SAM riboswitch aptamer (S box leader), 132 nucleotides, folded computationally.

């Protein structure tokens, strides 16, 4: 750095030291001088693993983890929404008017595309176990 299998809407930070970042990645939204990243400490959560136990269950060990779902989206399929209203409101076919054929309006219904919203599957990523 690679495979495999679980798991990811629970839950859990104060102190110092340090001093501008950080939430992996692209968007997006956040989070930081009321102090980010990292170090140290002491705390806590959890229960993957190992240890105890007949089981529930417990933790002195291995790691892990303590800001928002993995912070939300990314690809793929199903669904349904686009109505009023100051404001926005694409494209085509229909219809009716105008029109000098080239057009132009103005409403209604179809369709696309597009934008949101929900589920499901998946990519990618954490971790933890085990392989190679």
């Nucleotide at each position: 750095a690679c495979c495999u299998u679980a798991u990811c809407a629970c839950g859990a930070g104060u102190g110092g030291c340090a001093g501008a970042g950080g939430g992996a990645u692209g968007g997006g939204c956040c989070c930081g001088a009321u102090g980010a990243a990292g170090c140290c400490a002491c705390g806590g959560c959890a229960a993957c693993c190992g240890g105890c136990g007949a089981a529930a269950g417990c933790u002195u060990g291995g790691u892990g983890c303590c800001a928002a779902a993995u912070c939300c989206c990314a690809c793929a399929g199903a669904g349904g929404a686009c109505g009023c209203a100051c404001a926005c409101c694409u494209c085509g076919g229909c219809u009716u008017c105008c029109g000098u054929c080239a057009g132009g309006a103005a409403g209604g219904u179809c369709g696309a595309a597009g934008u949101c919203c929900u589920c499901u599957g998946g990519c990618a990523g954490a971790u933890a176990a085990g392989g190679a």